This is a predicted structure of a 350-nucleotide part of an RNA (small-subunit ribosomal RNA, central domain) from an uncultured bacterium. Rfam family: Bacterial small subunit ribosomal RNA.

Context: one part of a larger RNA
RNA sequence: CUGGGCGUAAAGCGCGCGUAGGCGGUCAAUUAAGUCAGGUGUGAAAGGCCCGGGCUUAACCCGGGUAUUGCACUUGAAACUGAUUGACUUGAGGACAGGCGAGGGAAGUGGAAUUCCUAGUGUAGCGGUGAAAUGCGUAGAUAUUAGGAAGAACACCAGUGGCGAAGGCGACUUCCUGGACUGUAACUGACGCUGAGGUGCGAAAGCGUGGGUAGCGAACAGGAUUAGAUACCCUGGUAGUCCACGCUGUAAACGAUGGAUACUAGGUGUAGGAGGUUUCAAUACCAUCUGUGCCGUAGUUAACGCAAUAAGUAUCCCGCCUGGGGAGUACGACCGCAAGGUUGAAACUC
Numbered sequence: 001c002u003g004g005g006c007g008u009a010a011a012g013c014g015c016g017c018g019u020a021g022g023c024g025g026u027c028a029a030u031u032a033a034g035u036c037a038g039g040u041g042u043g044a045a046a047g048g049c050c051c052g053g054g055c056u057u058a059a060c061c062c063g064g065g066u067a068u069u070g071c072a073c074u075u076g077a078a079a080c081u082g083a084u085u086g087a088c089u090u091g092a093g094g095a096c097a098g099g100c101g102a103g104g105g106a107a108g109u110g111g112a113a114u115u116c117c118u119a120g121u122g123u124a125g126c127g128g129u130g131a132a133a134u135g136c137g138u139a140g141a142u143a144u145u146a147g148g149a150a151g152a153a154c155a156c157c158a159g160u161g162g163c164g165a166a167g168g169c170g171a172c173u174u175c176c177u178g179g180a181c182u183g184u185a186a187c188u189g190a191c192g193c194u195g196a197g198g199u200g201c202g203a204a205a206g207c208g209u210g211g212g213u214a215g216c217g218a219a220c221a222g223g224a225u226u227a228g229a230u231a232c233c234c235u236g237g238u239a240g241u242c243c244a245c246g247c248u249g250u251a252a253a254c255g256a257u258g259g260a261u262a263c264u265a266g267g268u269g270u271a272g273g274a275g276g277u278u279u280c281a282a283u284a285c286c287a288u289c290u291g292u293g294c295c296g297u298a299g300u301u302a303a304c305g306c307a308a309u310a311a312g313u314a315u316c317c318c319g320c321c322u323g324g325g326g327a328g329u330a331c332g333a334c335c336g337c338a339a340g341g342u343u344g345a346a347a348c349u350c
Stems, first nucleotide, its partner, number of pairs: 003322004007304002012318001014201004021194003025088007033081002035077008048066007091191001092188002095184004103177007110154001114150008125136002162169002206247006215241002220236004258317006266295008275286003299306002323350003332343004
């Protein structure tokens, strides 16, 4: 390489949009590039294989056949693929009606808690721990009452509930805005799927500039513990956490499971719809679409398990793997303010 694989053994890009490319629904006609059949030429000889012959045999040599899987030209076939033309509606999209949701962005508002400040009451402790101490407190703390300030987060509702492509999203109101779903079937007529490069989004931490800073809290300081204790525990506490703009581009970015389509027993919960039966209504039942869970048959799997939300049965496209260490390192290149990121070896060794 071929092959075989990618939930847990090595292996699914963190996630979208999308270029080239690859692949692609139904019917009809034409064409003949692919495809298939015939013919002609060529595919040197030697060599290979088969049959036969000559040296006493063999090696060796000679003759014939075959193979030379290919290429070019030519004559046909028309099922499939392609191309062209015409048509279709089931894929896809759009229109209308409807409800749902922590989907995104901006502005405003609210209550509880915490800390601080002021004032009142009040007096000797408070705090903290396994036990203590550092710390705070007679300059009046802790506790309690009233008032004020600030920042951050939104208890209950809350739910293997919802929304989003992923990261993620949770107080309330208003404005702007994306998507999915259900129903109807008048519209377009394959407009689709995937997607190398490309491009955008992307938790936390970190970086730049300017704000903000209540609580928490790397670093740091002190108190303990201990043989030591650069820790775990305690008292403090700076960056940071928050906001605006810009950068970084990584995570056990996980369902450790790429996307799309079709098919393949059931049972049961839950969320959003629409339909039918019942009822005055509430409700209950039946069948159905979309999502989200659990159990389970066939099948599958090394096993665990998965099982219509497949890890089953198939097709298409992309990404990735190929013994462990060296190593996600070195070098080079690209990106970044830096931290670093992306790409990514070898010697050597087992």